[in-house]
RNA sequence: GCCGCCAUAGCUCAGUUGGUAGAGCGGUGCUUUUGUAAAGCAUAGGUCGAGGGUUCGAGUCCCCCUGGCGGCU
Numbered sequence: 001g002c003c004g005c006c007a008u009a010g011c012u013c014a015g016u017u018g019g020u021a022g023a024g025c026g027g028u029g030c031u032u033u034u035g036u037a038a039a040g041c042a043u044a045g046g047u048c049g050a051g052g053g054u055u056c057g058a059g060u061c062c063c064c065c066u067g068g069c070g071g072c073u
Base pairs, nucleotide, nucleotide: 001072002071003070004069005068006067007066010025011024012023013022019056027043028042029041030040031039049065051063052062053061
């Protein structure tokens, strides 16, 4: 230098054909217990890496940039 993959909640990751962003763990509150843990119930937390475009509508499609990983030279 060229090619490919990845970036979504605090962490690990889903989200297949464009149509109101989700799970597990973790956090918080409550119940239970003499108390803690465990268990059960409830709840908060995201401008989906930055910018632009297409579209009535973009996490998803297109362009470009940034960061990470891998391959080729």